RNA sequence: UGAGUAGGAAACGCAAUCGCUGAGCCAUAUGGCUGAGAGGAAAGUCCGAGCUCCAUAGGGCAGGAUGCCGGAUAACGUCCGGCGAAGGUGACUUUAGGGAUAGUGCCACAGAAAUGUGUACCGCCACGCAAGUGGUAAGGGUGGAACGGUGCGGUAAGAGCGCACCAGCAGUAAGGUGACUUACUGGCUAGGUAAACCCCAUCUGGAGCAAGACCGAAUAGGGGAGGGAUGAGGCGGCCCGCCGACCUUCCGGGUUGUGUCGCUUGAACAUGUCAGCAAUGGCAUGUCUAGAUAGAUGAUUGCGUCUGCGCAGGCAGAACAAAACUCGGCUUAUUGAGUACUCAUCAC
Numbered sequence: 001u002g003a004g005u006a007g008g009a010a011a012c013g014c015a016a017u018c019g020c021u022g023a024g025c026c027a028u029a030u031g032g033c034u035g036a037g038a039g040g041a042a043a044g045u046c047c048g049a050g051c052u053c054c055a056u057a058g059g060g061c062a063g064g065a066u067g068c069c070g071g072a073u074a075a076c077g078u079c080c081g082g083c084g085a086a087g088g089u090g091a092c093u094u095u096a097g098g099g100a101u102a103g104u105g106c107c108a109c110a111g112a113a114a115u116g117u118g119u120a121c122c123g124c125c126a127c128g129c130a131a132g133u134g135g136u137a138a139g140g141g142u143g144g145a146a147c148g149g150u151g152c153g154g155u156a157a158g159a160g161c162g163c164a165c166c167a168g169c170a171g172u173a174a175g176g177u178g179a180c181u182u183a184c185u186g187g188c189u190a191g192g193u194a195a196a197c198c199c200c201a202u203c204u205g206g207a208g209c210a211a212g213a214c215c216g217a218a219u220a221g222g223g224g225a226g227g228g229a230u231g232a233g234g235c236g237g238c239c240c241g242c243c244g245a246c247c248u249u250c251c252g253g254g255u256u257g258u259g260u261c262g263c264u265u266g267a268a269c270a271u272g273u274c275a276g277c278a279a280u281g282g283c284a285u286g287u288c289u290a291g292a293u294a295g296a297u298g299a300u301u302g303c304g305u306c307u308g309c310g311c312a313g314g315c316a317g318a319a320c321a322a323a324a325c326u327c328g329g330c331u332u333a334u335u336g337a338g339u340a341c342u343c344a345u346c347a348c
Stems, first nucleotide, its partner, number of pairs: 001344006010335001012304007020037002023034004039320001043331002046329005051208004058240004063204005068082005083097001084095004098199002103197002105193003116147001121140002123136005148166006167189001169186007212261003215257001222251006233243002266288001268287008305318005
């Protein structure tokens, strides 16, 4: 200097005037003063919870979810740190990562053969005049995969038949909390697939703020049918247990407010410090930062910052985008200060 990898501050700033919403205080015709007022994703509604109701609410099955190890957390399918595997020269990235010896299923086409200790298309060797018989799976072909791989020896020709080095499997020892790693020994060794059904381990009620609670208002304890203590009914399905007297439906009558609460002090945030590789947690100090309800959070002007153009005066622009119960994550959209590291080249 160039090309990459990982991370991610910030999201134009300040002031004035006017306007809108809400809080507090004062004043009560109208008002005045002081503060506050849309994000890192508010988006998606994909996970998890807080909270509310079923509801007195326990156990099991089915269903669903997760899936290497150890931690963090209120919890999670999230995060942190490791191990294995794959990719990359590397910094690093990805990981739907338990079990194929519990069972079932599948491996099309091509090929001799992909249903097991099984097969022989071409080929090689032996015998034979030939047809053919016997042996073979090293070589060739097919295929994603062909019964461990490469090499040497050996053989009639071959083959783990033997040996060396590897891969896999099994056993032993050591290290590690553990996943696992290393070493030695051994018989030489049909596979793949569970993001197929399944098995194993762990977890798991349902519905949701349009949840729900209260106040106000009105009315006809109207009429009919069916069921019900031999148990109706009890908010995803089934069973057991528990509670338990009304339940379902048709006809007809009345009310339905633009009500109040839920509604923002939270597993909160900021700074410092301690523990920890880290995620995160403890302690101390400080702060209160929208709560709308047809839905407010805006407009104008000036100065400044950054970017682009221009000789200059100056002109233009500043991404993705908008709260509705709250919080922890994930995913998606978008502009990215600066930092650390890797590789290549050059110079000192």
Molecule: Bacterial RNase P class A
Organism: Megasphaera cerevisiae DSM 20462